Transfer RNA from an Oscillospiraceae bacterium, 71 nucleotides, folded computationally. It matches the Rfam family "tRNA". Rfam classes the family as a transfer RNA.
RNA sequence: GCGGGUGUAGUUCAAUGGCAGAAUGUCAGCUUCCCAAGCUGAACACGUGGGUUCGAUUCCCAUCACCCGCU
Numbered sequence: 001g002c003g004g005g006u007g008u009a010g011u012u013c014a015a016u017g018g019c020a021g022a023a024u025g026u027c028a029g030c031u032u033c034c035c036a037a038g039c040u041g042a043a044c045a046c047g048u049g050g051g052u053u054c055g056a057u058u059c060c061c062a063u064c065a066c067c068c069g070c071u
Stems, first nucleotide, its partner, number of pairs: 001070007010024004018054001026042005047063005
């Protein structure tokens, strides 16, 4: 330099055009003599910028980071 892949919550992963979910963690409450466990609730995310579309995590382009291959 060229090609390919991945990017979603603090972490690990879903979601193939129509309200962004789960597990785990965090916080609060309930329960308990206390702790743990359990139950209820809350907060937390689509890498960035454009385009297409009534509507984009999803499709297209560019770009950034990481990984793999070729030279």
Annotation: Lineage of the source: Bacteria > Bacillati > Bacillota > Clostridia > Oscillospiraceae.